RNA sequence: AAUUCGCCCUUAGAGUUUGAUCCUGGCUCAGGAUGAACGCUGGCGGCGUGCCUAACACAUGCAAGUCGAACGGUUAAACCGCCCUCGGGCGGACAUACAGUGGCGAACGGGUGAGUAACACGUGACCAACCUGCCCCGCGCUCCGGGACAACCGCUGGAAACGGCGGCUAAUACCGGAUACUCCGCGGCCCCCGCAUGGGGGCGGCGGGAAAGCCCCGACGGCGCGGGAUGGGGUCGCGGCCCAUUAGGUAGUAGGCGGGGUAGAGGCCCACCUAGCCGACGAUGGGUAGCCGGACUGAGAGGUCGAUCGGCCACAUUGGGACUGAGAUACGGCCCAGACUCCUACGGGAGGCAGCAGUGGGGAAUUUUGCGCAAUGGGGGAAACCCUGACGCAGCAACGCCGCGUGCGGGACGAAGGCCCUCGGGUCGUAAACCGCUUUCAGCAGGGAAGACCACGACGGUACCUGCAGAAGAAGCUCCGGCUAACUACGUGCCAGCAGCCGCGGUAAUACGUAGGGGGCGAGCGUUAUCCGGAUUCAUUGGGCGUAAAGCGCGCGUAGGCGGCCGCCUAAGCGGAACCUCUAACCCCGGGGCUCAACCUGGGAACUGCUUCUGAAACUGUAUGGCUGGAGUGCUGGAGAGGUGAGCGGAAUUCCUAGCGUAGCGGUGAAAUGCGUAGAUAUUGGGAGGAACACCAGUGGCGAAGGUAGCUCUCUGGACUGUAACUGACGUUGAGGGCUCGAAAGCGUGGGGAGCGAACAGGAUUAGAUACCCUGGUAGUCCACGCAGUAAACGAUGAAUGCUAACUGUCCGGUGCGAAUGAGCGCUGGGCGGUACAGCGAAAGCGUUAAGCAUUCCACCUGGGGAGUACGCCGGCAACGGUGAAACUCAAAGGAAUUGACGGGGGCCCGCACAAGCGGAGGAACAUGUGGUUUAAUUCGAUGAUACGCGAGGAACCUUACCCGGGCUCAAACGCAGGAUGACGGGUCCCGAAAGGGGCCUUUCUUCGGACAUUCUGCGAGGUGCUGCAUGGUUGUCGUCAGCUCGUGCCGUGAGGUGUCGGCUUAAGUGCCAUAACGAGCGCAACCCCUGUCCACAGUUGCCAGCAGGUAAAGCUGGGGACUCUGUGGAGACUGCCGGCGCAAGCUGCGAGGAAGGCGGGGAUGACGUCAAAUCAGCACGGCCCUUACGUCCGGGGCGACACACGUGUUACAAUGGCAGGUACAGCGGGAUGCCACGGGGCGACCCGGCGCUGAACCCGAAAACCUGUCUCAGUUCGGAUUGGAGUCUGCAACCCGACUCCAUGAAGCUGGAUUCGCUAGUAAUCGCGCAUCAGCCACGGCGCGGUGAAUACGUUCCCGGGCCUUGCACACACCGCCCGUCA
Repeated sequence: AAUUCGCCCUUAGAGUUUGAUCCUGGCUCAGGAUGAACGCUGGCGGCGUGCCUAACACAUGCAAGUCGAACGGUUAAACCGCCCUCGGGCGGACAUACAGUGGCGAACGGGUGAGUAACACGUGACCAACCUGCCCCGCGCUCCGGGACAACCGCUGGAAACGGCGGCUAAUACCGGAUACUCCGCGGCCCCCGCAUGGGGGCGGCGGGAAAGCCCCGACGGCGCGGGAUGGGGUCGCGGCCCAUUAGGUAGUAGGCGGGGUAGAGGCCCACCUAGCCGACGAUGGGUAGCCGGACUGAGAGGUCGAUCGGCCACAUUGGGACUGAGAUACGGCCCAGACUCCUACGGGAGGCAGCAGUGGGGAAUUUUGCGCAAUGGGGGAAACCCUGACGCAGCAACGCCGCGUGCGGGACGAAGGCCCUCGGGUCGUAAACCGCUUUCAGCAGGGAAGACCACGACGGUACCUGCAGAAGAAGCUCCGGCUAACUACGUGCCAGCAGCCGCGGUAAUACGUAGGGGGCGAGCGUUAUCCGGAUUCAUUGGGCGUAAAGCGCGCGUAGGCGGCCGCCUAAGCGGAACCUCUAACCCCGGGGCUCAACCUGGGAACUGCUUCUGAAACUGUAUGGCUGGAGUGCUGGAGAGGUGAGCGGAAUUCCUAGCGUAGCGGUGAAAUGCGUAGAUAUUGGGAGGAACACCAGUGGCGAAGGUAGCUCUCUGGACUGUAACUGACGUUGAGGGCUCGAAAGCGUGGGGAGCGAACAGGAUUAGAUACCCUGGUAGUCCACGCAGUAAACGAUGAAUGCUAACUGUCCGGUGCGAAUGAGCGCUGGGCGGUACAGCGAAAGCGUUAAGCAUUCCACCUGGGGAGUACGCCGGCAACGGUGAAACUCAAAGGAAUUGACGGGGGCCCGCACAAGCGGAGGAACAUGUGGUUUAAUUCGAUGAUACGCGAGGAACCUUACCCGGGCUCAAACGCAGGAUGACGGGUCCCGAAAGGGGCCUUUCUUCGGACAUUCUGCGAGGUGCUGCAUGGUUGUCGUCAGCUCGUGCCGUGAGGUGUCGGCUUAAGUGCCAUAACGAGCGCAACCCCUGUCCACAGUUGCCAGCAGGUAAAGCUGGGGACUCUGUGGAGACUGCCGGCGCAAGCUGCGAGGAAGGCGGGGAUGACGUCAAAUCAGCACGGCCCUUACGUCCGGGGCGACACACGUGUUACAAUGGCAGGUACAGCGGGAUGCCACGGGGCGACCCGGCGCUGAACCCGAAAACCUGUCUCAGUUCGGAUUGGAGUCUGCAACCCGACUCCAUGAAGCUGGAUUCGCUAGUAAUCGCGCAUCAGCCACGGCGCGGUGAAUACGUUCCCGGGCCUUGCACACACCGCCCGUCA
């Protein structure tokens, strides 16, 4: 150290379907990476990297030459000698240089990735079937001859490129001969070896085969043979892409014999012979692609990629061909053909950057026409040396990785300024300024390398070292809604824009734009593209298939997969050891070198692979022997709608015929079409024909599924029980290979046809009704034969085997006990059901008939839509079936369950909800509100219920918010500060419509500090301008409905449930019972107020029974405390008592008692919440907007308009009435600028006088009713609008625009369509009275009060609203939902 065990390490998720939940499932994000590109920005250095597109076209230069020591020759300066006309000429020798002959190289190096799916590549093996120049080793040789061709010379062609002919010549050029038994060929003998063909060695015979010289004498060469090394060639095993909508391919094809060719085996090529060969273990075809070492990612397994570096291959403008050579079928060689470019004298020629630079083009995009051979390496040479765009360097580019810097310390009045602000402040922020310090990098200056063994350095005056100056020259990009780290202001207003997903923006946007601030990274930061990851989302590790996507419709069965028990053999798989190999680089470890790092580098480890060999034999496999438990056979018995063919039967429908019989039948929600007086329907007898088999019948049987039902017979399949005789694993599953079967509809041929019945016709329904309903009716339904081959062919659940609690029903067997027309109990098999444990499941559910626990095999799934569509192919007579995509598009589509809401679902129950009743509205006139229209303005709001006699409980001015016009601008009021004045106020005059402006007269206090008032200035104003969708508060409505919740516990993964459900009961979640719930809160009820009875106390302004007085009369007086009444406090009613019902709660009764009886009547009181309900104009308030006006004052006008429409009311249309006269009886309230008795005046409204009353004292005070009379059914003695006239009152003022009175006028209207409202008892109806607001009043409104005083409720089917339980759901903005089709 291996190994075993333990420990440690590695493995991260999030957003998005819903109202919410769990699950399934897709989409998206956070990470890493890049030969990148784009945007903004950019200080320095090191090391790398840099046409991914057009293997598009290329100007120019360079990229392969060298050797004179192979050869003939040319050159001939300087030098020597000679001649000389002094220009030069000739000769010699050595250099130098050179075209040619010749040699070596040019097949390396460099580029590119087009082609190639192939022995191209990787890996391993083989060649006894091969080659190898230069290099190394060994042995030997280098002898004798010969003939040419370039150069050169001459002639000559051509524009050129380039030639032609003749002549001379050398060689390491070429040729002949000799020698060489080591080489080659053919025989012989011997020995050794190999997996086979076969190979090696020795001896010997015949035949064949070499050479080159140069030279400075030291080298360098040449030839033969053998060996080595290097490099190559060939063959084979295994391995690595997609499409089966490519299923068959193949003629030299497969093999043999013989030959040719080659370095060499081979169908590589050829002749002949044979008919093979490849293929679902994927041939052939199509598409895509150079392969690998490796790179990126990943926990890994895996996925993706194949730039730079290294190995191999292929290619060199496209295609073909050979030559030379050791080597090429040759990138910078040749020939031919094609395209293209260039030259041309038109006859011809020249060219190939995928070498380095560079150009055009293409493209989002990729560099200098640099320096040097100094180093490394290569070619030639003996060498010097020459050549080398290999290479070494430099340049350009943040393209990548790495390193460094842009300063450090101190510094609070927390400066200025910016931003925010609740105006106090907060923040940028020790940040800056300021003080002190330092100087990396860059800059300047000086020195100055290594890289080289003597000399030689492109880089380079570079690296490095030293010095100098000065904080000096050096920061950006992106983000800040969630995911995801970081928030405010303004602008904008579904615009402009953002966006990776979800999604932001429609007036307060942390989501757009800008700013301030903040987060992240930093010479970069973002974006885009691509790959891996996250994605256990193709799942070997590591998924599923009942309902989410997914079990073939069922069977038989082929290949294949898997397979019982016991031996023995083997060693293919499997596991162990060893050897060879897996180039280097890369990755990893620990060292070394650049100051560090990146980078470079020595060593190790590793490369999970393949080959060989060895030992082991449990398991799988092979071979073999045996076994009986799996499986099958035989025998036994019973069950069954299993199948097939033939025959038979009764009921019913229809039709025919005959009888009987008469006016209808039939059909529907209701009808009609239809049938019927030519006799239907109904009814009876007879007959024909087809189809289907009532009862039995069942959660029952049989079958593989589809499916199968009267009875009998024929033939026949399967299952089961029992037995244990036979075989001996014979089993199981079963492909996209094969073959059957296969509902209904459909198709073909021929029959048949009663009923039913697509299509079709008619009748209805309806907006329409090509439907549902009705009357008819053809195919078809039936039979035979053939086709088709689908389905919610479902248990939405493939087949097989084993194992895993119980209980129970039923069908078919066996058996024990038992029974005996025969039950029952138990045991044991097989089938069909129910409940349920464990377990499983997202849940609902499944649960020995699994959806549990396991094994084997097959089929199938991978988001929704497009689409089971298109194309192709196969099948089919057709219809159609099988197989089966993509573009595009969406952020989901889904499953189960939960809570609600909803249902022309169910159950139970309420409410004047309907019904029963009474009175109204809708028609008329008028009043009032609203819409609309109009207008200078008709201010604004309220708008289904829940706006519309609402905000208005008082619009002539005011109010008033609107319009017109005239004014004011500290502006109407107030506060504070400062200044001025002595006023303010009052009276009066002028302009004016007023407001306002102006004039005159009059006019303070003081303890002298000032007070007070006015005015001026400044600061705070003001706004009924907008937003009720920013709000508070208040209100409406569901609804006075009975509900809404919480704590703890329990159940559920969870949303959530339980409680609150169920039974009974109640007006009520009121109570009782039951109960995994037990309690509690907000609601209900009660407590409060009014009213109804009684009691006690208290009696004035109220009362008057008894007593007394008294009047015309009268509680008028004394008095009384009885009564009424008033006020206060109590009592009373609780299903307490009785009968009946009921467990109880409670219900019930012409009960008792009681004033009142089951909540006595009425009021106040409104749970959690809903409607973004209403109100910014009651008030308050955030934000926005206006500021000589959107503020404010005044005059006038408007809110009162009027062709219309609607709501709410009033008065009527009359006799239950009108009118006139007479005569009674209330209660709530109000009253001092008020109510007003009484008297007088006026027809009257009212006026004049005037008592009382601050009010249980005075005042306001009824009407209907009742009595009498009259009217007599009419547009009236009904009705009172409208209009004319005359008045009264309030008020500054009644023109617009008041009420009231009197006289006159006398309209519409004769009970109101569809429809609609209120009310269940002192209620409706009807009658009047009071009050608030208010000067008055448009009040017929509102709020109260009393008088008179009904009818009806069978009942809950229906309409509306509501409560509880339950059910369905694709709704959740919740049915006014969702959603489909057509059109735009």